[in-house]
RNA sequence: GUUCUUAUCGUCUAAUGGUUAGGACACUACUCUUUCACAGUAGGAAUACGGGUUCAAGUCCCGUUGGGAAUA
Numbered sequence: 001g002u003u004c005u006u007a008u009c010g011u012c013u014a015a016u017g018g019u020u021a022g023g024a025c026a027c028u029a030c031u032c033u034u035u036c037a038c039a040g041u042a043g044g045a046a047u048a049c050g051g052g053u054u055c056a057a058g059u060c061c062c063g064u065u066g067g068g069a070a071u072a
Base pairs, nucleotide, nucleotide: 001071002070003069004068005067006066007065010025011024012023013022018055027043028042029041030040031039048064049063050062051061052060
């Protein structure tokens, strides 16, 4: 250089083109406890970026950027 693949809360991980983008851990608050821890309840937090297709895109297509692999 070429080809392939990948990108979702702080981390990990789901999501037949039609969901309020879900779950676990973590975090915050409250309850419990003399206190901490454990446990319980509640809450905040995400689709890499730019376009396109579609009535509707996290999902399909193109490009950019980052990661990974193969090949020379």

The RNA shown here (transfer RNA) has 72 nucleotides and comes from Codium fragile. The source organism's lineage runs through Eukaryota, Viridiplantae, core chlorophytes, Codiaceae and Codium. RNAcentral holds the sequence, with entries from ENA. Rfam family: tRNA. From the family's description: Transfer RNA (tRNA) molecules are approximately 80 nucleotides in length.